The RNA shown here (small-subunit ribosomal RNA) has 1466 nucleotides and comes from an uncultured bacterium.
RNA sequence: UGGCUCAGGAUGAACGCUGGCGGCGUGCCUAACACAUGCAAGUCGAGCGAGAAGCUGAUGACAGAUACUUCGGUUGAAGGAGUCAGUGGAAAGCGGCGGACGGGUGAGUAACGCGUAGGCAACCUGCCCUUUGCACAGGGAUAGCCAUUGGAAACGAUGAUUAAAACCUGAUAACACCAUUUGGUUACAUGAGCAGAUGGUCAAAGAUUUAUCGGCAAAGGAUGGGCCUGCGUCUGAUUAGCUAGUUGGUAAGGUAACGGCUUACCAAGGCGACGAUCAGUAGCCGACCUGAGAGGGUGAACGGCCACAUUGGAACUGAGACACGGUCCAAACUCCUACGGGAGGCAGCAGUGGGGAAUAUUGCACAAUGGGCGAAAGCCUGAUGCAGCAACGCCGCGUGAAGGAAGAAGGCCUUCGGGUCGUAAACUUCUGUCCUUGGGGAAGAAGAACUGACGGUACCCAAGGAGGAAGCCCCGGCUAACUACGUGCCAGCAGCCGCGGUAAUACGUAGGGGGCAAGCGUUAUCCGGAAUUAUUGGGCGUAAAGAGUACGUAGGUGGCAACCUAAGCGCAGGGUUUAAGGCAAUGGCUCAACCAUUGUUCGCCCUGCGAACUGGGAUGCUUGAGUGCAGGAGAGGAAAGCGGAAUUCCUAGUGUAGCGGUGAAAUGCGUAGAUAUUAGGAGGAACACCAGUGGCGAAGGCGGCUUUCUGGACUGUAACUGACACUGAGGUACGAAAGCGUGGGGAGCAAACAGGAUUAGAUACCCUGGUAGUCCACGCCGUAAACGAUGAGCACUAGGUGUCGGGGUCGCAAGACUUCGGUGCCGUAGUUACGCAUUAAGUGCUCCGCCUGGGGAGUACGCCCGCAAGUGUGAAACUCAAGGGAAUUGACGGGGACCCCCACAAGCAGCGGAGCAUGUGGUUUAAUUCGAAGCAACGCGAAGAACCUUACCAGGACUUGACAUCCCUCUGACAGACCCUUAAUCGGGUUGGUCUACGGACAGAGGAGACAGGUGGUGCAUGGUUGUCGUCAGCUCGUGUCGUGAGAUGUUGGGUUAAGUCCCGCAACGAGCGCAACCCUGCUCAUAGUUGCCAGCAGUAAGAUGGGCACUCUAGUGGGACUGCCGGGGACAACUCGGAGCAAGGUGGGGAUGACGUCAAAUCAUCAUGCCCCUUAUGUUCUGGGCUACACACGUGCUACAAUGGCCGGUACAGAAAGCAGCGAAGUCGUGAGGCGGAGCAAAUCUCGAAAACCGGUCCCAGUUCGGACUGCAGGCUGCAACUCGCCUGCACGAAGCCGGAGUUGCUAGUAAUCGCGCAUCAGCCAUGGCGCGGUGAAUACGUUCCCGGGUCUUGUACACACCGCCCGUCAAGCCAUGGGAGCCGAGGGCGCUUGAAGUGCGUCGCCGCGAGGCGCGCCCUAGAGCGAAAUCGGUGACUGGGGCUAAGUCGUAACAAGGUAGCCG
Repeated sequence: UGGCUCAGGAUGAACGCUGGCGGCGUGCCUAACACAUGCAAGUCGAGCGAGAAGCUGAUGACAGAUACUUCGGUUGAAGGAGUCAGUGGAAAGCGGCGGACGGGUGAGUAACGCGUAGGCAACCUGCCCUUUGCACAGGGAUAGCCAUUGGAAACGAUGAUUAAAACCUGAUAACACCAUUUGGUUACAUGAGCAGAUGGUCAAAGAUUUAUCGGCAAAGGAUGGGCCUGCGUCUGAUUAGCUAGUUGGUAAGGUAACGGCUUACCAAGGCGACGAUCAGUAGCCGACCUGAGAGGGUGAACGGCCACAUUGGAACUGAGACACGGUCCAAACUCCUACGGGAGGCAGCAGUGGGGAAUAUUGCACAAUGGGCGAAAGCCUGAUGCAGCAACGCCGCGUGAAGGAAGAAGGCCUUCGGGUCGUAAACUUCUGUCCUUGGGGAAGAAGAACUGACGGUACCCAAGGAGGAAGCCCCGGCUAACUACGUGCCAGCAGCCGCGGUAAUACGUAGGGGGCAAGCGUUAUCCGGAAUUAUUGGGCGUAAAGAGUACGUAGGUGGCAACCUAAGCGCAGGGUUUAAGGCAAUGGCUCAACCAUUGUUCGCCCUGCGAACUGGGAUGCUUGAGUGCAGGAGAGGAAAGCGGAAUUCCUAGUGUAGCGGUGAAAUGCGUAGAUAUUAGGAGGAACACCAGUGGCGAAGGCGGCUUUCUGGACUGUAACUGACACUGAGGUACGAAAGCGUGGGGAGCAAACAGGAUUAGAUACCCUGGUAGUCCACGCCGUAAACGAUGAGCACUAGGUGUCGGGGUCGCAAGACUUCGGUGCCGUAGUUACGCAUUAAGUGCUCCGCCUGGGGAGUACGCCCGCAAGUGUGAAACUCAAGGGAAUUGACGGGGACCCCCACAAGCAGCGGAGCAUGUGGUUUAAUUCGAAGCAACGCGAAGAACCUUACCAGGACUUGACAUCCCUCUGACAGACCCUUAAUCGGGUUGGUCUACGGACAGAGGAGACAGGUGGUGCAUGGUUGUCGUCAGCUCGUGUCGUGAGAUGUUGGGUUAAGUCCCGCAACGAGCGCAACCCUGCUCAUAGUUGCCAGCAGUAAGAUGGGCACUCUAGUGGGACUGCCGGGGACAACUCGGAGCAAGGUGGGGAUGACGUCAAAUCAUCAUGCCCCUUAUGUUCUGGGCUACACACGUGCUACAAUGGCCGGUACAGAAAGCAGCGAAGUCGUGAGGCGGAGCAAAUCUCGAAAACCGGUCCCAGUUCGGACUGCAGGCUGCAACUCGCCUGCACGAAGCCGGAGUUGCUAGUAAUCGCGCAUCAGCCAUGGCGCGGUGAAUACGUUCCCGGGUCUUGUACACACCGCCCGUCAAGCCAUGGGAGCCGAGGGCGCUUGAAGUGCGUCGCCGCGAGGCGCGCCCUAGAGCGAAAUCGGUGACUGGGGCUAAGUCGUAACAAGGUAGCCG
């Protein structure tokens, strides 16, 4: 830079856990899926006819109670069919008004659909209001009803009969309408309107309770609607052309009305880059959410508009519909059916099924508000008012308040002391919101009374009792809040970064804490943060991004002056901006949410005024721009001609064996004569020197010379034009190389190809050849890292210094100054870094192009172009949390410079070969304990493994333990010694046998538990210690300064040094850790002399002794060396070179000392230690075994291979150590190891003491008189014990080995080499090891090119776990999305043909009707259906292409360093 992510707000939500109360809201976002049942639109009897049930009255068949009886009968009550009248008014019908409102839904629609502002002089309007006038006379029908009749039903058919405010005819009528016409008024184009004249046309309905209500015509109003227009209104150009009633005209028709709305004719228009057409998506708005705003998103509820009512079409009626609960037709679906035919439409309220993550009651009431009808009462009203369900949202309240520390119990943590939950609880005293019970009890009701679904609700009073009422999420960072346990890359978490592999604040649980709270979290979506689409408010040299370049169309922008205009602009006024909402204030529900009142708001339109700027008009100007004239510069372009050098080839000559080529070679050429050389010739291509960050061109690009044609720039002049300009979407032209086509040409070079090399391979790099091509002509291609990675133009903003072209002034000239144009470098301000800097990447303006995370991908599909190659345009799915730029610090480089080092080189001696010793690996084993692993493990831990050690193995034992502390009981011992037993420990026995102040101490035995114990694990939990880079010269800090910052400076530079050592310089000045300084040693003076020494004196076998302390020596303090002196160099410095002097000279030699850090380096087995693990064993103990094994491999050593030697004899000379369970003398025995012995010595006193060397002799080059392994025998020593498994001695045996391949190590002087001596550990010793000591004592270093390592500076970097880095591609495996694909399936839309319902319209010689009219038939149109051809979109598809992702696959090594052939683009 840039993406990803989070914290905020919101929701018609859903899900998880939880859930006390109330108020106000909200509640199918999905299937415009299908619907059982009930209800949602009726009303008017004061329009009409008819009139059921019921009731009343009359009549009354029948009936037969009661009474009388002569028993034959008489009487005749209640009841009561039927009939009539009255009342009554149900159901149906005609008629009127209303079913076009209210209610629902958002499928369709990208449209005048919606919003906003206007227009209609082009229109309609039932009911309502105002006004004026009118209502006369007739007529025939038809429902109903009745009869007959069809049908299962729905529903009819026929005949008879009937009413009206139903229908029809006639009359009357104008301020209505039509035609003709006169006058004058007015306007905005068609026009409008007034006053007249003449002619024509059209009306009505009544009811009644007499109050009224209706009817007709006309005018006006109000309300509601219709039509037209400006502006605004999503995405895609990988949709670029669309359109035939299409655009306009004339005429006619149609409509309430304008209009191609429709028809005929005529014309050929109309729309479109300011995005038509096509495709996708979508109801629009007030508003709602978010935001600082500008914006972005949404369009639930409430309000306005539109559209729709199963799907499609159609009209009828009507004021209004092409009609949600009307009609007809078609289609699909469902239901009924007697199979002939019918019925239906919840996107009304409830409710059901279905779908879905998901959304409620088949409730009450018309009491209020409103609607329909009615004169009214009233009826109807799933509108509405209420209730029910749901934490779905907002708001309010509660779950108690005060006191209360033994800081209770308990939990958790703990450093075991304590801390914390925590005044929290208990307990005491109170309160009563919600709650429960009882009592009272509204407003909402208008208008006096009556009337309340809600509802005995809100509210009030009393009583009761802290009783019934808290959860959810989080605690690694962002982000407020930490501990323990469990788990162990498992289980899991996760918004991003990321947690988890044995000490997880990140998982799970607990304790504690934080946040919110009747909720809390999660998910989804939107805005914000995101200035991450940037108008406000971004960019394009290197991060994504300037088109390869120019010309130029549309468009955008545009110089100076005055004038006019008033479109933009400014001011003022007006209209509109529904209500609700928002904001502010006030008020009402106890508060709030909620509600009410008042005020206020964008935008658009109209009017008036203004005139600076922009625009428009007209007029000028010259400075922008152009022209003319005069000059000079130039690889600018095109064509023709000419030239020389070189390569190659040909011919001829000379000449002979090689040439050529490379890192080295080979292929190749050459005895048929090459290469070389000389001469002649041929042919093609390119033009050395000049030549220059020089020139020209728009870019690509242009280079021998001459000629012709031709473009542009520059300078000077100021004659001409008068803004003619700048930019430039599309467009056009040019455009390196490669490539393509046709025809030429072909010397050299050279893809492909061939051969030779190299290599593990080498389809490369190198070599030898070599074809396209490179060249020419014509035509294509159209791309490059086409780069200054920098679009064009204009203006402004310090300088300095080169160079190219031209001009001016001064000067004799050289030259100086100045000016215009080009081309470079350095640099101020400015600009994030780098850098740029009048040739801007600075400051501004104008126009164009382009960018918006990486990958997928410049890919796929589509389209344009191309002969092809391919170019242009150009996605998505999916995937990642990055990708990138500049700079910084490191590290690294088969980068550079400088420097150092036994690093190389020069040398010496080795190792690697042999035998042995030792360590390691491996193998083996019951065990071969463990650790160490490049340098920096491997003679290392181990300065001592036979037992012990010892940790391992086998076997035997013990269990508070071998060891520590505490408690209780007993004993007075235990230990030791001896005996028995055992493999041994253990065990048994005998002996032995404390102190005391009497409390006990101490010790032992027994017991119980706390605990002990662990060389068990983790060195990747640690401390401590150590190794290493490296004794390399470095590593840092404070202040200051520079830089946005990381950081830099200092510490770099010039010198110098062993050194960041020192000097000088310097934006640094100082300081710290390192370097050096310290210690030992070498010289010396003074001091001190015993155990040391002996010059002189005495003296001895002997410094043994006396004596002495001079010397040596010892050991403590001093001195000495400091580049101090001289000379040269250097900068007059530091320093360096040389010299003198000195014991020592430039740090004299050696040692100790190891900066910041690196390697998760080593060590839990030195020790310590967290955590984990074992606890009759992973502890303790004992015996035996093992660590010592042995096909083999490696490291480190010893001894050798011999004559500079071996052997024998002789003779010298050290230093430093150590010593009492010790060193051990003399003497003596033994060949010897050693034995006996025991003097002396806790040490300058005693003990131990050299070897090589030197002298003499011998061996004579051999597997030896070299070499000593191995083995046999005999011994010695230590030790409880030498079998496994010790050392030493003697005699005998006498292996390999004759100097060591590739490779590799040490060492620069008292060093290497060589020689021995000592010590630690230790009974002894596997020691040839380690650490020290001295003796003898070299060679070589030209030098820093190369190898290893290191330091400083610099450079590159894609590395930062830092080159043992990073990283690419194929292949193999799994998963995912996607392209192509023979095809197959589906969807929507358009087109053509055929058919064509209902219906309007038109026609009509038939039929009906008195008539109006209707029926039938026909025609046009048309929903739908069928067929067809193509296009688009989607799904699927054998196979196929690439792509992405995935801890440890294969092959190579392409890139990053000069990445080992610089890399990259086409």